Context: one part of a larger RNA
């Protein structure tokens, strides 16, 4: 000098930030991911018209518009948010490579969208179970599912020609085979939103490599899918990634292996720099989601608020069986020296869905609490000597507190009250918020402490104590005149803070 700090004493205001560093301990409760009826069949409600019955204001049938929506279906849920347990690793940083790769939505361009079929939910009925949740029978729609046709281009294997390269090879053209598509909705009939296929782009990802990345040799040898080959499998893709067979290799004093510690970086702190330390907040990457394992769906996950299995724990139970996962936002217990509200709003920015209206969004924007930090402001200004009183001290003359106070005049930062009142929003829409800010009135009114005063180190006297009580960062003070202990007066330094402790330079 610095801090995500804590503790002691003290505490007026505002702005901007920051706030479980410990138990990746356990969690009550609420919320944090939905949306689309312009994909689909129903159901309910309401309105209007028509018909029937008739008790004349009800029942019923049907048509049309509207609203709501459990279910099927689509997209999203892989983002956003949290945490740092693991990881010494191509994890991260930096620079290259992929002639070994994928990419929903989006953009550009080309080609197409023909004709059929069978189901399953919902629903109805029966039925099991305490519940969670099922089972059977029957009916039904679709942008759900499945064949058929078509194929500019695309894919597969076999050929040919040309050009190129970086080894395997790549690109273009071409021959004859084989293969794979589609879905409709709305409508003012103008269109529009979709769907299928192909190429290119953009974005996002995957893999490989060079270099860099803590401590210990009181860790010296390590390794059997181990190292390489051939073949097969698998993957978006290369590869012992996996498997069969074959060979016997591979790493290591330039530190292998083992053990310990640790998320990495942009940055931050310090320092003249070199360097040292660090990785809170903000931004990028990675890993994880009660512990361990596994796959499914999907463009994308081996998936925090999805599924399955096993373990521990908690809860419900009719004992047969079930339910759960805050390292999301609040909040609770516990641990701890220590860290906040079970708040408001989608108004803004952004995200998801939707044609849109709009809905959802504890992301986010705000508010609350905390001197936790930084910055700013205030606690009054001018005059005022009888140098008042009081205190302290004294050589009793005085000195000092001290222009300090009183007193006089003034101002209104801040405060209180009243009035006006935003920007953020471009027409509408403002949680913040009647906030910021402006104007007027009132009245010095509410607002100073903390540490230190032997030397280092700015600042001294008196009394008490008497190697006691105590102080102390180091040197050292205290045993009867202690500037070092305690108190008082005075002084010095900082100041809404001041000291102490801890940690780093």
């Nucleotide at each position: 000098g610095a801090c995500g700090a804590a503790c002691g004493c003290u505490g007026g205001c505002g702005g901007c930030g920051c706030g479980c560093c410990u138990a990746a301990c356990a969690c009550a409760u609420g919320c944090a991911a939905g949306u689309c009826g312009a994909a689909c069949g129903g159901a309910g409600c309401c309105u209007a018209g028509a018909g029937a019955g008739c008790u004349u204001g009800c029942u019923u049938u049907u048509u049309a518009a509207g609203c709501u929506u459990a279910g099927u279906g689509g997209c999203g849920a892989a983002c956003g948010g949290g945490u740092g347990a693991g990881u010494a690793a191509c994890g991260c940083g930096u620079g290259a490579g992929u002639a070994a790769c994928c990419u929903g939505c989006c953009c550009u361009a080309g080609a197409g969208u023909g004709g059929g079929g069978g189901a399953c939910a919902a629903c109805a009925g029966u039925u099991g179970g305490a519940a969670a949740c099922g089972a059977c029978u029957g009916c039904u729609a679709a942008u759900a599912c499945c064949g058929c046709a078509u194929a500019a281009g695309c894919c597969c294997a076999c050929g040919g020609u040309a050009c190129c390269g970086c080894a395997u090879g790549g690109u273009a053209c071409u021959g004859a085979g084989g293969g794979a598509a589609a879905a409709g909705g709305a409508u003012u009939u103008a269109u529009u939103c979709g769907c299928u296929u192909u190429a290119g782009g953009a974005u996002g990802g995957a893999c490989u490599c060079g270099c860099g990345u803590c401590c210990a040799a009181u860790u010296a040898g390590c390794u059997a899918g181990u190292u390489g080959g051939u073949g097969a499998g698998g993957u978006a893709a290369c590869g012992g990634c996996c498997c069969a067979c074959c060979a016997a290799g591979g790493c290591g004093a330039c530190g292998a292996u083992u053990g310990g510690u640790a998320g990495c970086c942009g940055g931050a702190c310090u320092g003249a720099g070199a360097g040292g330390u660090u990785g809170a907040a903000c931004g990028g990457c990675c890993a994880c989601a009660u512990u361990g394992g596994g796959a499914c769906u999907g463009a994308g996950a081996c998936a925090c608020g999805g599924c399955c299995c096993a373990g521990a724990c908690u809860c419900c139970u009719a004992c047969g069986g079930g339910a759960g996962g805050c390292a999301g936002c609040a909040g609770u217990g516990g641990g701890g020296g220590a860290u906040a509200u079970u708040g408001c709003a989608c108004a803004a920015u952004g995200g998801g869905g939707g044609a849109a209206a709009c809905c959802c969004u504890g992301a986010u924007g705000c508010a609350g609490c905390g001197a936790c930090g930084c910055c700013g402001c205030g606690u009054g200004g001018a005059g005022g000597a009888a140098g008042a009183a009081g205190g302290u001290u004294u050589u009793c003359g005085g000195a000092u507190u001290g222009u300090a106070a009183a007193c006089u005049c003034c101002u209104g930062u801040c405060g209180u009250u009243a009035g006006g009142g935003a920007c953020g929003a471009u027409a509408a829409u403002g949680a913040c918020g009647g906030u910021a800010c402006c104007u007027a009135a009132c009245a010095a009114g509410a607002a100073a402490g903390c540490a230190c005063c032997g030397g280092c180190u700015a600042a001294c006297u008196a009394c008490g104590u008497g190697c006691c009580a105590g102080c102390a960062g180091c040197c050292g003070c205290g045993g009867u005149a202690a500037a070092a202990c305690g108190u008082a007066g005075g002084g010095u330094g900082c100041a809404a803070g001041c000291g102490u402790u801890g940690u780093c330079c």
Molecule: small-subunit ribosomal RNA, 5' domain
Organism: uncultured bacterium